[in-house]
């Protein structure tokens, strides 16, 4: 200090005032929150998980596929769709006395990943 195998931990946030109403944290009106990795610091670039379907199967797991939102302008810099300024946007299923990124559920779940120990080699 690099490869490798094996184990352990750790790995998602947010509804606060008012307003209509029989009913709303679901709608208005204002607020509020942004997973991994790359890159000049990212919710909006690239990629990746994770929901959600479809096939397989030795079936409740496990392979394999499919889908998978959403930004511009202006500015400093050698470099930023990533920092500043301004002004916009997006957000899975299934529930619900009323339509949900924020409430409840599958979920004490599963993962992109991150850190760390052991061992092995040189």
């Nucleotide at each position: 200090a690099a490869c490798u195998a094996u184990c352990u931990u750790u790995g998602g946030g947010g509804a606060a005032u008012g307003g209509u109403g029989a009913a709303a944290u679901u709608c208005c009106a204002u607020a509020c929150c942004g997973g991994c990795g790359g890159u000049a610091c990212a919710g909006u670039c690239c990629g990746c998980g994770a929901c959600u379907c479809c096939c397989g199967u030795u079936u409740u797991g496990c392979g394999g596929g499919a889908u998978u939102g959403a930004g511009c302008a202006g500015g400093u810099g050698a470099a930023a769709u990533u920092c500043c300024u301004g002004c916009a946007c997006c957000g899975a299923c299934g529930g619900u006395u009323a339509a949900a990124g924020u409430c409840c559920g599958g979920a004490u779940g599963a993962g992109a990943a991150a850190a760390g120990a052991u061992g092995c080699u040189g």
FMN riboswitch aptamer (RFN element), 122 nucleotides, folded computationally. It was read from a public genome assembly, where an Rfam model found it. Of the family's consensus pairs, 100% are formed in the model.